[in-house]
RNA sequence: UGCUCAUCGAGAGGGACUGAGGGAACGGCCCGACGAAGUCCCGGCAACCGCCACGUACCCCCUGCUUCGGCAGUCGUGGAAACGGUGCUAAUUCCGGCCCGCGGCGAAAGACGGCGUGGGGAAGAUGAGAG
Numbered sequence: 001u002g003c004u005c006a007u008c009g010a011g012a013g014g015g016a017c018u019g020a021g022g023g024a025a026c027g028g029c030c031c032g033a034c035g036a037a038g039u040c041c042c043g044g045c046a047a048c049c050g051c052c053a054c055g056u057a058c059c060c061c062c063u064g065c066u067u068c069g070g071c072a073g074u075c076g077u078g079g080a081a082a083c084g085g086u087g088c089u090a091a092u093u094c095c096g097g098c099c100c101g102c103g104g105c106g107a108a109a110g111a112c113g114g115c116g117u118g119g120g121g122a123a124g125a126u127g128a129g130a131g
Base pairs, nucleotide, nucleotide: 003129004128005127006126007125008124013042014041015040016039017038021031022030023029026096027095028094043089044088045087048085049084051079052078053077054076055075061131062073063072064071065070093123098120099119100118101117102116103115105113106112
C1' cells in the first nucleotide's frame, strides 16, 4: 500500500516551545494573534484488540497447551479500566456531491430547477484479521 469485516448522532483539554495556518481533497460553511498546524509534558474520554465471567460452535484436517483423558481456537451476552497494544480529545466523518423515494415552492401543466427530509452508495477515519 491493497483486500475483508466492524464502527463512525455519544464522550473527553491544560501547560511549555514556536508563530500562520487548519478542518483529507473539491465546493460550502467554520476555526485561528483571545494563538492555527507541529513537537514535548501532564491529564481525560472511550472500550476496537487483549483481559475476566457465563453461554455457544467445531475438534475431519491444522495450531497451541497437556497429567495424553482432554482443553483452547468460533460466535454471543455481560464486566473491569488496575496492567498491555492502539485510537480519540471544535462543529454528526462539520455539511454537501452520486443513486432512489417523499414533501412543499417556482412553472398554466410537464420537463426542469433549487429547498427541506428519509434511505442507500462513494470517499475518508479508526480498529481487527487472513486457522

The RNA shown here (SAM riboswitch aptamer (S box leader)) has 131 nucleotides and comes from Nocardioides phosphati. Its Rfam family is "SAM riboswitch aptamer (S box leader)". Rfam links the family to the GO term regulation of gene expression.